[in-house]
RNA sequence: CGGGACGUGGCGCAGCCUGGUAGCGCACCUGAAUGGGGUUCAGGGGGUCGCUGGUUCAACUCCAGUCGUCCCGA
Numbered sequence: 001c002g003g004g005a006c007g008u009g010g011c012g013c014a015g016c017c018u019g020g021u022a023g024c025g026c027a028c029c030u031g032a033a034u035g036g037g038g039u040u041c042a043g044g045g046g047g048u049c050g051c052u053g054g055u056u057c058a059a060c061u062c063c064a065g066u067c068g069u070c071c072c073g074a
Base pairs, nucleotide, nucleotide: 001073002072003071004070005069006068007067010026011025012024013023020057028044029043030042031041032040033039050066051065052064053063054062
């Protein structure tokens, strides 16, 4: 320098191809069961999708640029 993959609650991931109100597991908070812990059950809070711009009635999703991590090539 060229090419590719990935970036989404605290952590790990899905959703993207085929645009339509952002989900799952674990963790966290509250309550109940227990003498307490563990465990189980019920309920609850937390992200607007790496960033910027564009297309669209509508963008995590499509397009362009850019940043970071990793891989391949030179």